[in-house]
RNA sequence: GGGCUCGUAGUCUAGGGGUCAGGACGCCACCCUUACAAGGUGGAGAUCGCCGGUUCGAAUCCGGCCGGGCCCA
Numbered sequence: 001g002g003g004c005u006c007g008u009a010g011u012c013u014a015g016g017g018g019u020c021a022g023g024a025c026g027c028c029a030c031c032c033u034u035a036c037a038a039g040g041u042g043g044a045g046a047u048c049g050c051c052g053g054u055u056c057g058a059a060u061c062c063g064g065c066c067g068g069g070c071c072c073a
Base pairs, nucleotide, nucleotide: 001072002071003070004069005068006067007066010025011024012023013022018056027043028042029041030040031039049065050064051063052062053061
């Protein structure tokens, strides 16, 4: 330098054009317990890596860039 692939809450991840972006762990509050753990109920937390384009509409499609991984040279 070239090719492929990934980037979504604190962490791991689902979603591949339209419905409040879903789940698990973690965090907070309450219930339960003498207390702790486990369990139950509720809640906060992601403008989906950045910029542009397509579209009535983009996390999703296209281009460029940034970052991680693999391969080629």